[in-house]
Context: one part of a larger RNA
RNA sequence: UGGCGGGGAGGCGCACAACCAGUGGAGCAUGUGGUUCAAUUCGAUACAAAGCGAUGAACCUUACCUGGGUUUGACAUUUAUCUGCAAACCCCCAGAAACGGGGGAAUCCUUAGAGGGUGAUAAACAGCUGUUGCAUGGCUGUCGUCAGCUCGUGACGUGAGUUGUUCUCUUAAGUGAGGUAACGAGCGCAACCCCCAUCCGGUGUUAUUGUGUCACCGGAGACUGCCUAGCAUUAUUUUGUUAGGAGGAAGGAGGGGACGACGUCAAGUCAGCAUGAUGCUUAUGUCCAGGGCUACACACAUCCUACAAUGGGGAGGACAAUGGGUCGCGAAACCGCGAGGUGGAGCCAAUCCCACAAACCUUUCCUCAGUUGGGAUUGCAGGCUGAAACUCGCCUGCAUGAACCCGGAAUUGGUAGUAAUCGCGCAUCAGCAGCGCGCGGUGAAUACGUUCUCGCCUCUUGCACA
Numbered sequence: 001u002g003g004c005g006g007g008g009a010g011g012c013g014c015a016c017a018a019c020c021a022g023u024g025g026a027g028c029a030u031g032u033g034g035u036u037c038a039a040u041u042c043g044a045u046a047c048a049a050a051g052c053g054a055u056g057a058a059c060c061u062u063a064c065c066u067g068g069g070u071u072u073g074a075c076a077u078u079u080a081u082c083u084g085c086a087a088a089c090c091c092c093c094a095g096a097a098a099c100g101g102g103g104g105a106a107u108c109c110u111u112a113g114a115g116g117g118u119g120a121u122a123a124a125c126a127g128c129u130g131u132u133g134c135a136u137g138g139c140u141g142u143c144g145u146c147a148g149c150u151c152g153u154g155a156c157g158u159g160a161g162u163u164g165u166u167c168u169c170u171u172a173a174g175u176g177a178g179g180u181a182a183c184g185a186g187c188g189c190a191a192c193c194c195c196c197a198u199c200c201g202g203u204g205u206u207a208u209u210g211u212g213u214c215a216c217c218g219g220a221g222a223c224u225g226c227c228u229a230g231c232a233u234u235a236u237u238u239u240g241u242u243a244g245g246a247g248g249a250a251g252g253a254g255g256g257g258a259c260g261a262c263g264u265c266a267a268g269u270c271a272g273c274a275u276g277a278u279g280c281u282u283a284u285g286u287c288c289a290g291g292g293c294u295a296c297a298c299a300c301a302u303c304c305u306a307c308a309a310u311g312g313g314g315a316g317g318a319c320a321a322u323g324g325g326u327c328g329c330g331a332a333a334c335c336g337c338g339a340g341g342u343g344g345a346g347c348c349a350a351u352c353c354c355a356c357a358a359a360c361c362u363u364u365c366c367u368c369a370g371u372u373g374g375g376a377u378u379g380c381a382g383g384c385u386g387a388a389a390c391u392c393g394c395c396u397g398c399a400u401g402a403a404c405c406c407g408g409a410a411u412u413g414g415u416a417g418u419a420a421u422c423g424c425g426c427a428u429c430a431g432c433a434g435c436g437c438g439c440g441g442u443g444a445a446u447a448c449g450u451u452c453u454c455g456c457c458u459c460u461u462g463c464a465c466a
Stems, first nucleotide, its partner, number of pairs: 001466002003463003007460007015450002019414005026305002029302005034296002042053002064291007073125001077124006084118002089104005108116002127280002130278003136274002138269003141265001143263001148187006154163003167178003193257004198220007223251001226245007307407001311366007323354003328347002333342003373404001378399007420442007
């Protein structure tokens, strides 16, 4: 100087407390461990791995396994050689295909130099999701949006180093004020950027045919600016701060986002990419078919659905927002119990379509039961996508109706348009969403307080630690 303390002082955070809803028990989905397997490809492992890489494994993807091929190679550049000729394409044989064998058809452009293109042969070389994230770049997580981390000159100290950055008050903040051997400065904080809430102006299609709503563009507005009281401070009607009030759409950072200092964890990633070294080179490269990544005694994590009457079923009625659409979204009408099919209007979209939002309201049945709760599982019959749904997709109808009657120890999230609850959209995508990313609807309870738990910041003290 740091670190640590079941030392001290002060402060903060959904950290505790208060309150609400959960997880842990059940069934299922997904991920992981383990086990199994020819293979169940690889990585991620306390917080900060485990609905993570993966925003979507039937083939492909695919890296794994089995088998069949191939060796200048699936891909790139160069050189040399060639009566090759566009490359392509079609047919036959064998085959699971790849590959192989045979036949047909075809005979490129040109400045006329064999130049370009293309093919074959040969050689340099290619190739590797092989290893090392403890050789690396880049990117990322985390402490933590915590308030810290430093520098120049000066001063102090033999020196390591200190001071500044401590103190008092204050703040979300090393935020600011006062004081001060310090005076200044930098990276952080804040602000500048974006969205939302109010008003004004302009423009306006497809909205409305009308003041306006709406969309887009530009601007105004909030600064403790004004008033009162308390506290601290001051030579001064000074300065700071707390509480309340007025005005205002909004009040004390108005709400949200983007933004992550010096550094820590030899944190993560050589499988996104790049890259040093190293290994393989008739194979650890590459092509193909099939299988596997989907296994299943079990353990964990994250969801979904429930256990019902604040509910379930039937009928009728109402109100969104964000988005997406031409290899696309697909209306009306008709067929089908339905998934869906036929159909093809309109739309390159404020025009048309996806698209009936659901919870909600009205009415009716059920009457506390493993039930008209719950829907797992299984059988049969179908639909859709796609060469192809056996391994291994999604959906529909009929039948079947399991566990489950509120969950031990323990544990998570949330302070307001939040939690809870309800549906909708999008990405990926041929098809497939209980995940993710967004959107709106309905809309609470509680916070005395900082003793305790966890984490963090500042000062101080002890130390057999560095």

A computed fold for a 466-nucleotide part of an RNA from a Candidatus Shapirobacteria bacterium, annotated as small-subunit ribosomal RNA, 3' major domain. The sequence was found in a public genome assembly. Its Rfam family is "Bacterial small subunit ribosomal RNA". Lineage of the source: Bacteria > Bacteria candidate phyla > Candidatus Shapironibacteriota.